Transfer RNA from a Candidatus Nealsonbacteria bacterium, 72 nucleotides, folded computationally.
The prediction has a mean pLDDT of 80.
It matches the Rfam family "tRNA". About the family: Transfer RNA (tRNA) molecules are approximately 80 nucleotides in length. The family's RNA type in Rfam is transfer RNA.
NCBI's taxonomy places the organism under Bacteria, Bacteria candidate phyla, Candidatus Nealsoniibacteriota.
[in-house]
RNA sequence: GCCCCCGUAGUUCAACGGACAGAACAAGAGACUCCUAAGCUUUAGAUGUAGGUUCGACUCCUGCCGGGGGCA
Numbered sequence: 001g002c003c004c005c006c007g008u009a010g011u012u013c014a015a016c017g018g019a020c021a022g023a024a025c026a027a028g029a030g031a032c033u034c035c036u037a038a039g040c041u042u043u044a045g046a047u048g049u050a051g052g053u054u055c056g057a058c059u060c061c062u063g064c065c066g067g068g069g070g071c072a
Stems, first nucleotide, its partner, number of pairs: 001071007010025004018055001027043004048064005
């Protein structure tokens, strides 16, 4: 330099182009307990970035950024 794959919550993962982007763990609060833990209830939290297509984009297309792999 060229080609391929990936990027969603603090972490690990979901989400036919269509309902408010969900779950588990983690975190905060509450209740329980003599206290702690576990379990129970509850709360907050995310689509790498900039454009495009579309009535509608996490999803499709393009550039860029970051990570991984292959060829040279």